[in-house]
Molecule: transfer RNA
Organism: Chloroflexota bacterium
RNA sequence: GCCUCCGUAGCUCAACGGAUAGAGCAACGGCCUUCUAAGCCGCAGGUUGUGGGUUCGAUUCCUACCGGGGGCG
Numbered sequence: 001g002c003c004u005c006c007g008u009a010g011c012u013c014a015a016c017g018g019a020u021a022g023a024g025c026a027a028c029g030g031c032c033u034u035c036u037a038a039g040c041c042g043c044a045g046g047u048u049g050u051g052g053g054u055u056c057g058a059u060u061c062c063u064a065c066c067g068g069g070g071g072c073g
C1' cells in the first nucleotide's frame, strides 16, 4: 500500500430502516448480616468513533476520514 471484519453505557455484547437505543457484569442506594462476602430489591449511567450523503424517518444504507483485529504484498 491492497483486501476483509469491527467501533453502541466503566467492561462484555444486543437492537427488520420505524415505540422513549436495551441486557449481563461493574458502580451507587437499600434489605439481610456483629462486620464483610454471597443473595434479594431499587436507581443512575449513551454526542451509537468523526464529518458528509440517501430517506418522511438512520445504531442500521452509501461515502470519506480516524482507531483496532485478521490476511496479502
Base pairs, nucleotide, nucleotide: 001072002071003070004069005068006067007066010025011024012023013022018056028042029041030040031039049065050064051063052062053061